A computed fold for a 1431-nucleotide RNA from a metagenome, annotated as small-subunit ribosomal RNA. The sequence is in RNAcentral, with records from SILVA. It matches the Rfam family "Bacterial small subunit ribosomal RNA".

RNA sequence: AGAGUUUGAUCAUGGCUCAGAUUGAACGCUGGCGGCAGGCUUAACACAUGCAAGCCGAGCGGAGACUUCGAUCUUAGCGGCGAACGGGUGAGUAAUACCUAGGAAUCUGCCCAUUAGCGGGGGACAACGUUUCGAAAGGAACGCUAAUACCGCAUACGCCCUACGGGGGAAAGCAGGGGAUCUCUUGACCUUGCACUAAUGGAUGAGCCUAGGCCGGAUUAGCUAGUUGGUAGGGUAAAGGCCUACCAAGGCUACGAUCUGUAGCUGGUCUGAGAGGAUGACCAGCCACACUGGAACUGAGACACGGUCCAGACUCCUACGGGAGGCAGCAGUGGGGAAUAUUGGACAAUGGGCGCAACUCUGACCCAGCCAUGCCGCGUGAAGGAUGAAGGUCCUACGGAUUGUAAACUUCUUUUAUUAGGGAAUAAACCCUUGAAUUCAUUCGAGGCUGACGGUACCUAAGGAAUAAGCACCGGCUAACUCCGUGCCAGCAGCCGCGGUAAUACGGAGGGUGCAAGCGUUAUCCGGAUUCACUGGGUUUAAAGGGUGCGUAGGUGGAUCGAUAAGUCAGUGGUGAAAGCCCCGAGCUCAACUUGGGAAUUGCCAUUGAUACUGUUGAUCUUGAGUGCGGUUGAGGUAGACGGAAUAUGUCAUGUAGCGGUGAAAUGCUUAGAUAUGACAUAGAACACCAAUUGCGAAGGCAGUUUACCAAGCCGAUACUGACACUGAGGCACGAAAGCGUGGGGAUCAAACAGGAUUAGAUACCCUGGUAGUCCACGCCCUAAACUAUGAUUAUUCGACAUUAGCGAUAAACUGUUAGUGUCCAAGCGAAAGCGUUAAAUAAUCCACCUGGGAGUACGCCCGCAAGGGUGAAACUCAAAGUAAUUGACGGGGGUCCGCACAAGCUGUGGAGCAUGUGGUUUAAUUCGAUGUACGCGAGGAACCUUACCUGGGCUAGAAUGUGUAUUGACAAUUUGUGAAAGCAGAUCUUCCCUUCGGGGACAAUAUGCAAGGUGCUGCAUGGCUGUCGUCAGCUCGUGCCGUGAGGUGUUGGGUUAAGUCCCGCAACGAGCGCAACCCCUAUCUUUAGUUGCCAGCGAGUAAUGUCGGGAACUCUAAAGAAACUGCCUGCGCAAGCAGUGAGGAAGGAGGGGACGACGUCAAGUCAUCAUGGCCUUUAUGCCCAGGGCUACACACGUGCUACAAUGGGCGGUACAGAGGGUCGCUAUCCAGCAAUGGAAUGCUAAUCCCUAAAAGCCGCUCUCAGUUCGGAUCGGAGUCUGCAACUCGACUCCGUGAAGCUGGAAUCGCUAGUAAUCGCAGAUCAGCAACGCUGCGGUGAAUACGUUCCCGGACCUUGUACACACCGCCCGUCAAGCCAUGGGAGCCGGGUGUACCCAAAGACGAUAACCGCAAGGAGUCGUCUAAGGU
Repeated sequence: AGAGUUUGAUCAUGGCUCAGAUUGAACGCUGGCGGCAGGCUUAACACAUGCAAGCCGAGCGGAGACUUCGAUCUUAGCGGCGAACGGGUGAGUAAUACCUAGGAAUCUGCCCAUUAGCGGGGGACAACGUUUCGAAAGGAACGCUAAUACCGCAUACGCCCUACGGGGGAAAGCAGGGGAUCUCUUGACCUUGCACUAAUGGAUGAGCCUAGGCCGGAUUAGCUAGUUGGUAGGGUAAAGGCCUACCAAGGCUACGAUCUGUAGCUGGUCUGAGAGGAUGACCAGCCACACUGGAACUGAGACACGGUCCAGACUCCUACGGGAGGCAGCAGUGGGGAAUAUUGGACAAUGGGCGCAACUCUGACCCAGCCAUGCCGCGUGAAGGAUGAAGGUCCUACGGAUUGUAAACUUCUUUUAUUAGGGAAUAAACCCUUGAAUUCAUUCGAGGCUGACGGUACCUAAGGAAUAAGCACCGGCUAACUCCGUGCCAGCAGCCGCGGUAAUACGGAGGGUGCAAGCGUUAUCCGGAUUCACUGGGUUUAAAGGGUGCGUAGGUGGAUCGAUAAGUCAGUGGUGAAAGCCCCGAGCUCAACUUGGGAAUUGCCAUUGAUACUGUUGAUCUUGAGUGCGGUUGAGGUAGACGGAAUAUGUCAUGUAGCGGUGAAAUGCUUAGAUAUGACAUAGAACACCAAUUGCGAAGGCAGUUUACCAAGCCGAUACUGACACUGAGGCACGAAAGCGUGGGGAUCAAACAGGAUUAGAUACCCUGGUAGUCCACGCCCUAAACUAUGAUUAUUCGACAUUAGCGAUAAACUGUUAGUGUCCAAGCGAAAGCGUUAAAUAAUCCACCUGGGAGUACGCCCGCAAGGGUGAAACUCAAAGUAAUUGACGGGGGUCCGCACAAGCUGUGGAGCAUGUGGUUUAAUUCGAUGUACGCGAGGAACCUUACCUGGGCUAGAAUGUGUAUUGACAAUUUGUGAAAGCAGAUCUUCCCUUCGGGGACAAUAUGCAAGGUGCUGCAUGGCUGUCGUCAGCUCGUGCCGUGAGGUGUUGGGUUAAGUCCCGCAACGAGCGCAACCCCUAUCUUUAGUUGCCAGCGAGUAAUGUCGGGAACUCUAAAGAAACUGCCUGCGCAAGCAGUGAGGAAGGAGGGGACGACGUCAAGUCAUCAUGGCCUUUAUGCCCAGGGCUACACACGUGCUACAAUGGGCGGUACAGAGGGUCGCUAUCCAGCAAUGGAAUGCUAAUCCCUAAAAGCCGCUCUCAGUUCGGAUCGGAGUCUGCAACUCGACUCCGUGAAGCUGGAAUCGCUAGUAAUCGCAGAUCAGCAACGCUGCGGUGAAUACGUUCCCGGACCUUGUACACACCGCCCGUCAAGCCAUGGGAGCCGGGUGUACCCAAAGACGAUAACCGCAAGGAGUCGUCUAAGGU
């Protein structure tokens, strides 16, 4: 200090989440020791039991015990002091609290100092005794008695009261010692100490008052009658409405009263860079409370935790009459809860109470126990040690790697733990004994006594590595990776997210990382979060400017000179408790911890000074603001008058069949005369042209002409006022349209409504009608994308252009200036888009507003006649929502262009039969794959084989191959049995080479070992290959430049091309992959060569043929070259290039065809061509074999063949190719057969021989429009060939049979020239064949293209987008079922609070005849106030 997460990517906005620290914690797993701290946060719930406040006999009498009779001890009662401290808790309390700083009208036991005093009397009451009531708790009556108990008298400087004359008020003794005197021998008396009385002062503690500070809610806006003040009185320790009477009508409040919710406050603690935020356990200060509520008594102090009285709830005892109690003291129990300890020891220390003191009491305190609750420290060993052991894990190239110096092993050490021994300090006193000094109060010294913790800390010894490591995590954030299992299951998860068969994210393991006696999880708070922004944010579009103005409070405010000193600044003083934090030291072995000193405590108060700025105040000024004067402008406002065009309606007239309306129609109007046309009349509303990028107004808004009234801006020169200003919470006013009320008006238009269309429907869009309304007056409503999505005001800051209204100068153009209205642009700003003197720039002032959805909703309140408006949440839910811009994709957006894309044509498919493939169905099996780009596809050839499928029979290191070892000598061949075969069981026969003669090698068999095998799964783990967009013209890079960035530019633009082809221009310049070219075939020519090919000329020969001699011209063959480049001409054009039936040329603008397929897309296809990771299988999912199946058949689809006939069928004759193939072959020729074919025989390893007949064509004959002499399916019979074998299931031949079909619905394919169409030929595969398929070859040989509107596909530019899995996208609402949360709801129940009335305990105050007392007074009674209770 940041990080993750919205997107395909980007910037910004914005939330959510994480990393840190923290805790009185809890939970899970684990756990060696010690020190220091901490330990009911919940039920202020209820409490059994024990203890927590007593002491004093030196105040008093009595009683008891003991006794050596001297004494000593105990203490129920009276009395005194204490119990108001200490300890607990945080319910209440938002101010009678707390904190800080001040103040005056007070009290203060014990303590300190000072002054004075302490004389002399009296009468009671407990205890006790007697009697008595009650179960008890507790009483009652009579009698006796003491005091430091109580009451007078005396005294009274100071004290109190006072009318200043005076008046009032006190006490107590006890103990020790003692020379003289007295004595009853207790003592008196003196003295010392303690106690006592009065008073003053102090200290301490407490009470009261004032100011400032002190949580949230305005969906709480008004509150208050003792209320605010005064006078008088009462009351208190004390001021005061604290209380009472009277008088006045005040007091508080937007700077938040009142009401309501929550809460003890502070020092501090946690966090944070700080400012802040959160918090208030432990420790310390203050407050409040003590079962709940009320009340007083005593006292110095209480309205009293372990006191009293009353009321209430609860618990307990009871003899039922009545009583007792209060753990929020320490332990402890129950309960609640996620959760918090022992019914311990001791007063040794510190502190407190009492006492002269010893002592005593003390659950305060000091210790111990329990708990890893936290902080701190220590340990669980150290050094060496590589056969890098075994084992585990993992990879695998089989070599290894890792765990890992880790272990073993050697040496060393002994902290901790264990055992044993020693063993503290904290303790100094009081007190006792004793010495010295002395002012006689006391002080100093010596010795003795006292330890809960505790035989603890600490020290020493012994032995032995011996007694001691876990937890979480390992996808990113975030340090740390592999295997196995699982298979959207089980599960994980803080956020993003992981898991659907190769999961570094689940579970386990190995390894690793982090921390460590702990580690994780959960929870809390701060931080990160500048995410409420004082430090330190924003509001055009992300959330956010109020619809507009006027204006109150408030905030802010021009210039000059004084005064003042509130703010401000500085000094000084007081305070800011201690502890804590920080710094420097010290003590525990260190640390935590403890402790000394300092600093700090940023604050408050007082005081002294300064006076620049702000404030206040006095005086002045004119520039802000305003007023007057003179011009000027305008759809500015209100009210009235008038006008023409149009529309509708009406009357009359002309006139006749339609009008109207639409994409097309229909509803509608019209022969009862429409529409149209003319004239006239009536009505209401709106104001063409001018007119504009105009003007005016605060906004809404404002438009015919004109009149009146009102208001405003601007300009000019000048006079006056003298800061009068700006903004503006509340408030007031205005506020489009729609809507509401009352009354008018009603031409047009037109919600609702009706009808007609459209449509699957059409409660819509379109059409015909049509009511509210639209208009006016008055009154409401008060909202709009009320928008410039941009609050108002002021100042400053480059320019250009246009325009409105003025002014100066001018003949005018133009120029200057002021105020507006616009466009473009600079700096600057901005996330960008953009804004840019009319700011979204730079500054200042004031107001308003701001964080996903739910929701501008609910509830409450206010406004409204209503509709509704204003104000305005939460639960719940999500990880986003949203802005700008980028690249794509898409659009029934736009522009440009291309393609057999359409159009123009030709032939088909779709209908029939058959072939073939697919789906489906069937089956033991119909093996598998391909499914828009599959479907005569993988398969270029399934009878067996193939074959992967099914049934059955067999084999198990296996059917093949390599290799090691051992044995054997063969193997092969022949053959027997069984069997469907495979197989199983046998038989016959039988090696080679070298040799040092030991043996070695080759080959083969058997056995055995190492490697098997799998057409099993995953093409979504892969390689390779392929399809598709698409032979479409695109796809990119380097450097530079632009942009915060994604990206852009280049590649866009203007032309051109088949083309990102080329040219021009240009912040781009270049380059790459594609295009084109280079390659092959073909079209022309030349050269070379001339057999098996050719034959013009010469010769020979034949019935005939290059047949022969020969030739090298031609064809051809096959090598090498040439040729085409818009090169030439004309026109156009800057150029590139285009056009020309141009020339020339075999070929002309790419001559024709092929191969060649950019970056990429489709998780496209293929694990069954092959290869390959992983998984699965191993007497089987492998291998061998026989038979079957892949050939099934209601049906659907694709691709073809043959046809439906006369441009034809049949018969006869006859002509012309190219390219291939051939020795397990092609076969001439001859013979046989109707034929398929068979027999004989020949040539050819091929430019030589053969396949080889080309067919359509041409020439004749016949058929004559029919289901035919068309068509050939199907079926019967007979055969041929291949092959081990044609049954399932081959092809072919012959004879016979002769089905559908007469040109094919919707729809749809191909093709632009040697093309379509049509005709045949060959080949691969192959024993044969399903071939009508596929791949090639040649023969004959068309039609049409105006053109690019439309369909389909594609390219480029541009535009919109809420899409990015990208339109097969995204996405809205109802409904159904379940669940969560919230609102309403007839009502019902409970709590809190207020007001009024009734009743009223204890108590206080007041009044008071009977009774008591000598009296003071008391009892009793009455009244007032009042808790609880009731209505």